[in-house]
């Protein structure tokens, strides 16, 4: 000194979905109420994320499994692509001097 769990502080980036009923509407569809599942699904003084092997996102109405269900779970995925900066702290790889 590199590095770094975390903490403060400014600042940025992200998703907000399915299923039922009712009501409007030719129809697509919109609005309200329940219900799923998560950190966060009715834009929330909120919630997760910021260099990356958990934020979203491509691939994708993909595969397998599940179900009331294009939802949830897993696989893909150490893929590709994606948002910071400082002080605090914590730690002593390595380098360099001195003693012994």
């Nucleotide at each position: 000194u590199a590095g770094c769990a975390c903490u403060u502080g400014u600042c940025g980036g992200g998703g907000u979905g399915c299923c039922u009923a009712a009501c409007a509407a030719a129809a697509u569809u919109g609005u309200u109420a329940a219900g799923c599942u998560g950190a966060g699904a009715u834009u929330a003084u909120a919630c997760c994320c910021g260099u990356u092997u958990g934020a979203c996102u491509u691939g994708a109405u993909a595969c397998g499994g599940u179900u009331a269900g294009u939802a949830c779970c897993g696989u893909c995925g150490u893929a590709g692509g994606a948002a910071a900066c400082a002080a605090g702290g914590c730690g002593g790889a390595u380098g360099c001097c001195a003693u012994a």
Molecule: TPP riboswitch aptamer (THI element)
Organism: uncultured Thiotrichaceae bacterium